Predicted 3D model of a 104-nucleotide RNA (SAM riboswitch aptamer (S box leader)) from Aneurinibacillus terranovensis DSM 18919. Its Rfam family is "SAM riboswitch aptamer (S box leader)". Gene Ontology term of the family: regulation of gene expression. Lineage of the source: Bacteria > Bacillota > Caryophanales > Aneurinibacillus > Aneurinibacillus terranovensis.
[in-house]
RNA sequence: CUCUUAUCAAGAGAGGUGAGGGACUGGCCCAAUGAAACCUCGGCAACCAUUGACUCGUGCAACCGGUGCCAAUUCCAGCGGAACAUUGUUUCGAAAGAUAAGGG
Numbered sequence: 001c002u003c004u005u006a007u008c009a010a011g012a013g014a015g016g017u018g019a020g021g022g023a024c025u026g027g028c029c030c031a032a033u034g035a036a037a038c039c040u041c042g043g044c045a046a047c048c049a050u051u052g053a054c055u056c057g058u059g060c061a062a063c064c065g066g067u068g069c070c071a072a073u074u075c076c077a078g079c080g081g082a083a084c085a086u087u088g089u090u091u092c093g094a095a096a097g098a099u100a101a102g103g104g
Stems, first nucleotide, its partner, number of pairs: 001104008013041005020030003024078004042070003046067003050062003074096001079093006
């Protein structure tokens, strides 16, 4: 880098550096009362690992570890279907994205 599987409605601070950022497009937001990103300390708890009990279940609990995450439902929509309706609303499934584990 790529393929497969699973999950994505909850949760999570402060300091330093620093100017635009929230993946892309359109919206709509965040931002010198310092955003995004990086570093330090802290936190949350998604996956894997380890351990335990059992009702042996796609479940529960603990937690030294490996990643991850800490504005807004993946911020909303973006392609298709269905229902209601009148230029929209609701809902389902994809596509795309993010994270983990395994394979190439």